[in-house]
């Protein structure tokens, strides 16, 4: 110094994101999705009585590798 869960409002189909409260943690839990990984399925695809299954252009930087900055020594 930053805010986990959780609770209110709002966006979002969701994942989740932002405010405000709150502090579980973190020495990069400052910033970037280039790699790999997890989440979600609006839409497409498949199936099909119904329900289902696959699909990221969505999402997670507090899952991790990587790049940049940065505080102490």
């Nucleotide at each position: 110094g930053c805010a986990a869960a959780c609770u209110c409002a709002u966006c979002g189909a969701a994942a989740g994101a932002u405010g405000a409260g709150g502090a579980c943690g973190c020495a990069a839990a400052g910033c970037c999705u280039c790699c790999g990984g997890u989440c979600u399925a609006a839409g497409g695809g498949c199936u099909c009585a119904g329900a289902g299954c696959c699909u990221a252009c969505g999402a997670c930087a507090g899952c991790g590798g990587g790049g940049u900055u940065g505080c102490c020594g």